[in-house]
Molecule: c-di-GMP-I riboswitch aptamer
Organism: Thalassotalea algicola
RNA sequence: CGCAAGAAACGGCAAGGUACCUGAAAAGGUAUUACGCAAAGCAACCGGUCUAAGGGUUUAUAACUUAAUAUAAACUACGAUAGCGGGGCUACCUAA
Numbered sequence: 001c002g003c004a005a006g007a008a009a010c011g012g013c014a015a016g017g018u019a020c021c022u023g024a025a026a027a028g029g030u031a032u033u034a035c036g037c038a039a040a041g042c043a044a045c046c047g048g049u050c051u052a053a054g055g056g057u058u059u060a061u062a063a064c065u066u067a068a069u070a071u072a073a074a075c076u077a078c079g080a081u082a083g084c085g086g087g088g089c090u091a092c093c094u095a096a
Base pairs, nucleotide, nucleotide: 005094006093012037013036016033017032018031019030020029021028022027035083041089042088045086046085047084048081049080050079054076055075057073058072060071061070062069
């Protein structure tokens, strides 16, 4: 110095709650507080999970022969989640 590892030290991040903002929603942002975290730093490549504005499909009612429109259901990601997991990139300190 590099890889692995994580006793100690300096520090770091910030769950959930609350307030406000953005969003159709999931969720995200800011402030406060601290559940926890050795990558709980970055980034949606893969899987999982969440949401369904929009989309097509189905059912029933209203309407009616030109139908549109309204309502309900399930499906659907181009949305989200990195503090769900895997993989990728980067990184402080230093005992065994």